[in-house]
This record gives sequence, C1' cells and structure tokens, in this order.
RNA sequence: GCUUCCGUGGCUCAGUUGGUAGAGCGACGCAUUCGUAAUGCGUAGGUCACCGGUUCAAAUCCGGUCGGAAGCU
Repeated sequence: GCUUCCGUGGCUCAGUUGGUAGAGCGACGCAUUCGUAAUGCGUAGGUCACCGGUUCAAAUCCGGUCGGAAGCU
C1' cells in the first nucleotide's frame, strides 16, 4: 500500500428482505430475611464511531473519515 471483517446502554453481544432500539450481566428501588447473599418484581441508562447522500422513513442501503482485528505484498 491492497483486501475482508468489526464499531449498538458501564461490560459482553443480538437486531440484513429499511418501519417505535433489545437481551444477559452490572447499577438503583421494592419485596423476601433477624441481617447479608441468593431469589422475585420494577426503574434508570443509548443522538446505534463520525460526516454527508438516497428515501415518506436509515443501526440497517450508498460515499467519505477515524479507530480496531485478520490476511496479502
């Protein structure tokens, strides 16, 4: 230098025929307990890496930028 893949709550990840953003763990509250843990119920937390384009509508499609991984030279 070229090719491919990845970037989504604090963490690990789902979400691909474009149509309201989700799960597990974690945090917080309540219940339970003499108390803690465990367990059950609930709540908060995301401008979907960034910029632009297409579209009535984009995490999703297109272009560019940045970061990471692998391969080739």
Molecule: transfer RNA
Organism: Lachnospiraceae bacterium